[in-house]
RNA sequence: AGAGUUUGAUCCUGGCUCAGGAUAAACGCUGGCGGCAUGCCUAAGACAUGCAAGUCGAACGAAGUGUUUCAAUGAUUUUUUUAUGUUCGCAUAAAAUUUGAUUUGAGUUUAACACUUAGUGGCAGACGGGUGAGUAACACGUGGGUAACCUACCUUUUAGUUUGGGAUAGCAGUUAGAAAUGAUUGGUAAUACCGAAUGAUAUAUAAUUAGAUAACUAAUUAUAUUAAAAGGGGCUUCGGCCUCGCUUUAAGAUGGGCCCGCGGUGUAUUAGCUUGUUGGUGGGGUAAUGGCCUACCAAGGCAACGAUGCAUAGCCGAGCUGAGAGGCUGAUCGGCCACACUGGGACUGAGACACGGCCCAGACUCCUACGGGAGACAGCAGUUAGGAAUCUUCGUCAAUGGGGGAAACCCUGAACGAGCAAUGCCGCGUGAGUGAUGACAGUCUUUUAGAUUGUAAAACUCUGUUGUAAGGAAAGAAUUUUUAUCAUAGGUAAUGAUGAUAGCUUGACGGUACCUUAUCAGAAAGCCCCGGCUAACUACGUGCCAGCAGCCGCGGUAAUACGUAGGGGGCAAGCGUUAUCCGGAAUUAUUGGGCGUAAAGCGUGUGUAGGCGGUUUAUUAAGUUUAAGAUCAAAGCCCGAGGCUCAACCUCGGUUCGUCUUAAAAACUGGUAGACUUGAGUGUGGUAGAGGCAAGUGGAAUUUCUAGUGUAGCGGUUAAAUGCGUAGAUAUUAGAAGGAACACCGGUGGCGAAGGCGACUUGCUGGGCCAUUUCUGACGCUAAGACACGAAAGCGUGGGGAGCAAAUAGGAUUAGAUACCCUAGUAGUCCACGCCGUAAACGAUGAGUACUAAGUGUCGGGUAACCGGUGCUGAAGCUAACGUAUUAAGUACUCCGCCUGAGUAGUACGGUCGCAAGGCUGAAACUCAAAGGAAUUGACGGGCACCCGCACAAGCGGUGGAGCAUGCUGUUUAAUUCGAAGAUACGCGAAGAACCUUACCUAGACUUGACAUCCCCGGCAAAGCUAUAGAAAUAUAGUGGAGGUUACCCGGGUGACAGGUGGUGCAUGGUUGUCGUCAGCUCGUGUCGUGAGAUGUUCGGUUAAGUCCGAUAACGAGCGCAACCCUUAUCAUUAGUUGCUAACAUUUAGUUGAGUUCUCUAAUGAGACUGCCGGUGAUAAACCGGAGGAAGGUGGGGAUGACGUCAAAUCAUCAUGCCCCUUAUGUCUAGGGCUACAGGCGUGCUACAAUGGCCAUUACAACGAGACGCAAGACCGCGAGGUGGAGCAAAUCUCUAAAAAUGGUCCCAGUUCAGAUUGGAGUCUGCAACUCGACUCCAUGAAGUUGGAAUCGCUAGUAAUCCCGGAUCAGAAUGCCGGGGUGAAUACGUUCCCGGGUGUUGUACACACCGCCCGUCAAGCCACGAGAGUUUGUAAUACCCGAAGUAGGUAGCCUAACCUGUAAAGGAGGGGGCUUACGAAGGUAGGACAAGCGAUUGGGGUUAAGUCGUAACAAGGUAUCCCUACCGGAAGGUGGGGAUG
Repeated sequence: AGAGUUUGAUCCUGGCUCAGGAUAAACGCUGGCGGCAUGCCUAAGACAUGCAAGUCGAACGAAGUGUUUCAAUGAUUUUUUUAUGUUCGCAUAAAAUUUGAUUUGAGUUUAACACUUAGUGGCAGACGGGUGAGUAACACGUGGGUAACCUACCUUUUAGUUUGGGAUAGCAGUUAGAAAUGAUUGGUAAUACCGAAUGAUAUAUAAUUAGAUAACUAAUUAUAUUAAAAGGGGCUUCGGCCUCGCUUUAAGAUGGGCCCGCGGUGUAUUAGCUUGUUGGUGGGGUAAUGGCCUACCAAGGCAACGAUGCAUAGCCGAGCUGAGAGGCUGAUCGGCCACACUGGGACUGAGACACGGCCCAGACUCCUACGGGAGACAGCAGUUAGGAAUCUUCGUCAAUGGGGGAAACCCUGAACGAGCAAUGCCGCGUGAGUGAUGACAGUCUUUUAGAUUGUAAAACUCUGUUGUAAGGAAAGAAUUUUUAUCAUAGGUAAUGAUGAUAGCUUGACGGUACCUUAUCAGAAAGCCCCGGCUAACUACGUGCCAGCAGCCGCGGUAAUACGUAGGGGGCAAGCGUUAUCCGGAAUUAUUGGGCGUAAAGCGUGUGUAGGCGGUUUAUUAAGUUUAAGAUCAAAGCCCGAGGCUCAACCUCGGUUCGUCUUAAAAACUGGUAGACUUGAGUGUGGUAGAGGCAAGUGGAAUUUCUAGUGUAGCGGUUAAAUGCGUAGAUAUUAGAAGGAACACCGGUGGCGAAGGCGACUUGCUGGGCCAUUUCUGACGCUAAGACACGAAAGCGUGGGGAGCAAAUAGGAUUAGAUACCCUAGUAGUCCACGCCGUAAACGAUGAGUACUAAGUGUCGGGUAACCGGUGCUGAAGCUAACGUAUUAAGUACUCCGCCUGAGUAGUACGGUCGCAAGGCUGAAACUCAAAGGAAUUGACGGGCACCCGCACAAGCGGUGGAGCAUGCUGUUUAAUUCGAAGAUACGCGAAGAACCUUACCUAGACUUGACAUCCCCGGCAAAGCUAUAGAAAUAUAGUGGAGGUUACCCGGGUGACAGGUGGUGCAUGGUUGUCGUCAGCUCGUGUCGUGAGAUGUUCGGUUAAGUCCGAUAACGAGCGCAACCCUUAUCAUUAGUUGCUAACAUUUAGUUGAGUUCUCUAAUGAGACUGCCGGUGAUAAACCGGAGGAAGGUGGGGAUGACGUCAAAUCAUCAUGCCCCUUAUGUCUAGGGCUACAGGCGUGCUACAAUGGCCAUUACAACGAGACGCAAGACCGCGAGGUGGAGCAAAUCUCUAAAAAUGGUCCCAGUUCAGAUUGGAGUCUGCAACUCGACUCCAUGAAGUUGGAAUCGCUAGUAAUCCCGGAUCAGAAUGCCGGGGUGAAUACGUUCCCGGGUGUUGUACACACCGCCCGUCAAGCCACGAGAGUUUGUAAUACCCGAAGUAGGUAGCCUAACCUGUAAAGGAGGGGGCUUACGAAGGUAGGACAAGCGAUUGGGGUUAAGUCGUAACAAGGUAUCCCUACCGGAAGGUGGGGAUG
């Protein structure tokens, strides 16, 4: 950093997809170790069990335990001696002596000491820990304010700590209850509670002074008010001192409360919201401001800069990604907030409206003796449910931190650790070196040589990370306390306070990290991928199946894409998949996009808010810039260091966005004040115009009516018909009526903002342009909402109605024709008034300003210079291209509108406007990988132009009708073998089916085979002949004889194999047909184009021809064309037999002699080249005419077939891959079949007759063939033919002519035409002629009298006609291939049919028109809308009820402290009761909103081969499309207006 995917290819637009990174992840396969992290994202569902908040006896009373006493026990210790050993230090053992831990028992009246604790009391349970439900909010972040506030414990500080009192728990008694929990009587303590004293710079009020001034501050004075525990502990020389507490004051620190500026979200298909609401005054309340609450007064407040509503959501530091700007996220760690089963409430307190406190209501669970009670894991573990999914009911307070305490210490599921999980990141290992006969074996592949796995292995040498075993062994420990000592200040002293030193003691992790030694290559590799993107290829299996797939797409018998294997690539204790986010995506574009045709400029204007704004002076300092300061918590990121062996990880230092404050600057923007004239407007003078509105007037034409003339048609169409007309039409003449529109002028002319405006006149009226430069002095530009205008159609009311004309009717056309065409015809079109508000309302191009080459047409003004419009051509530039280009789509600025894949869909729902039709606003689910723009090459067009061809035309003869032959189809059959199928199958393969052929059928046989190679065995016997059985094959027997015996011949056996006319021509080679003997098809270099491509090859001529010439950004070249080849036409030379015969001789006869002149034969040459002449043409190519010539313009004919097309034909000529059969799909034999026969088609033959038939006579060829042959003459037969056989392996012999000609006959008929069919008799071939041959004779004598629609061949020695030969072949041509004889007609011409070539044009086609493609209907599936209704939820409203609680009120109840009082009693105050207000839950009611279900219904989407048509793409066969109205099975049609796409 890009890549794949729209196309035949290209460029662009544009979406989809991929490669990267990340995760609190999950799933699949696999799994060695360690370090560091992380671990319910779902049900803020429910929870068993244990633990998570206590502590203080130095606040208090009380209760309890122990010790101090006695007895027993005897761990340990002191001292001395002896013995043994000896390293001479000592060690061990024993004895004596001393000490007295521990344990047991007894006692315990008082007292002392120590300890424990239920209760009272104090402090803490507001921290720590969890979760993210709610919350769109001053909740959070950031920066401020608080002169409007509080703050326990802590620090500093001021002054104190005086004096009294009454209760109460515990406890004891009684008592209720199942329990929880109480009730009552008695007595008791305090640092519990209450009173009094004293008191300030505290609080309140007032005054004075000073400062400030909205509310205030400071000082002074006066008055009033307000406190405490004589407590605890220690020491004492008993005086007191010290200390911990308590009260008060002023500060600090810390933590909070409240207020404010700014910031961060979706929806306008939520536009209006609000009544304590906004403000004021008085009062209340609070720590404090405040409608926070209350009474009264005013009527405000918020909102398009988005109020209100709804939906979603904890916010941030930060995390991921990204080049950045941004986008997404809000786990772990940290800050803030909110919550604690759901809802409400207060109490206590410095702090709570309180997770492990209280009260009430609700739902749920548990206990119960049924009366009543208990509970709240979103603390740590754990359970269950849910889910794709998330851990141990662990250890310790050792460290850090917290609570209490004077402290020891206690508590601490905070925390520190361990456990589980590859969940992530990081590190290490699974060995290293040498080792090639590239070993054997195996796997896989193969062209069978080999190659590959592969230095891989083996083998040898080495290492020991990790593992295993053993040994050693940390850091984390610092304190506090305590013991001892010392110092400092004070004090009479001591305790004490502060500091220092020394000693004792403390580790859950854990005998862990780490280190050392020993030991073995031993115990440790998988996952994904291999068609392209994307690194990596082969075999087998499968056969559109099974399957794969992120996108494109693979799979239908040779799959690098499925599955398996071998091999290879990638990553690696992981690898893949899935999900999600960012990136790539400049695909929301601030950085950094667009809007003529791809999606996208509102139909047009006026104008509000807003945005932007000319020249100049002064000032200000909001924006802006600079500097300094504050803040930006820590962690994280980044930079630099350091610590774990490295890294991850951790530690230390540093940098930074933003916000705020202060100061400075004054260029630019803004504000204020002033000035200017060029922007804008205005005055004056001219001027053009279908600009608008109203009234009036006019002529032409159509129609109708009246009247006249006139007669049979008119009208209409491709052609017709409906219609009109003898009741007089059409036509024509005159007159009248009425409505609508205004010919010519008329023009890319004019005017208008657009829609739009067209006869003339008048009136009213808007705007523009030019000239002049008078006046004002920035008054300007744009424009969301808003308002106005707005073609046609349509709607309402009332008129009008000539023509035209949706609908409708009829006639045609058609398969149908709800159309196109015709005849009629109603709304409407016209007017007035009122709606509608849309069009391809288009220049598909928003408005304004400035600048940027030229040339030219035209309109208006001006004397000119010039100014304003409207067009064309074009430079630069721009553009994907097309194109645009001073009338920009160029270069810039300002403002507005709009776009973000296609379809669904401008649809649904909602809202709004409208009388309606409908308009405006405007989605989603779902489906697809495209949809689209411009241009290119082809192909195609019922587009255009040019050219050619027996293509048409002009002719001649046929086919199609008949009979027969032959091939095909169909049918039949045991079989009728197979192939060929428009042209380009059908007298084709087949140049020849009686057997054979033969591939088919039936029957009978064989199985290494009828044929080939290899191996083994046997051989006296192979072929042939005879006989028997049989249909034959075959079998048996006999005979036979030298092919073999080296076994090459024969027989038998074994398996490898043979064999296959079995399949696939869509696996192939080769061969062939066709377009087409058409003139085309390409390349190199250059040039043009972003590119596909173009150019060349186009153009002007010409040609049979891309043939040639000329022009030309092309210049050349290749395959084709032509020529070279064969044949034919003329001549020459050579040669002269078997050919020929002129002269000579000869014969029946070129028969013979002779000759080689001629003919001919067959070899070599010549000849023809537009060469010559004239004309035309461009002085060209070439064409026309002519001469000469046997032949004249490629002389005639043939062979020769470019690049390619049709998956054209052939596996049955042959060859061949793969598949299939192997006692058969092979081989042999006999018979049958391919020859069938209702019908249909093709190709032929013979005819239908007189240009003829028949009879007789007389001529003239060429190509060829011949020994398994051609066969003469002669004889026989009516004949086919037979007998016989001369000659000939051929210019020698044989096969061998007919039409024609001459003469005769027939006389137009089913005939003297025609010959089918049938009967009879024969001939020939052949083993064989029945199925099933050809020919002959006699007899028979069918159809047929020239052929419908349609269709074929042919342009000269051609058609037509007449015979001849050959191949195949025993025999069997009307077919095929050749040969000669006789021998025409016509072509004006290219309009049309068919085919082809070239150019151009349109295209939605590219499998290329046999293309593409639209809509209804029918069927399956999918999502969505409507829907009688029904169910649930949410937030409010109104009313009812009203718990706890708070506040107010209050009686006849209760009441220790204070007051009065001697007392009794009373008062103040308090409690309870009752009541008022507020008040959660609940109830009732009607609506709103949201969601689910829903018979039925609507359209939409989608689905290889359904139905109907053919609307669109070509002029798509009626040009298409837009708006609108009507109509129709459907596409659609028609009317009106509009666009050109």
A computed fold for a 1541-nucleotide RNA from a soda lake metagenome, annotated as small-subunit ribosomal RNA.
RNAcentral holds the sequence, with entries from SILVA.
Its mean pLDDT, the model's own confidence on a scale to 100, is 82.
Rfam family: Bacterial small subunit ribosomal RNA. Rfam links the family to the GO terms ribosome and structural constituent of ribosome.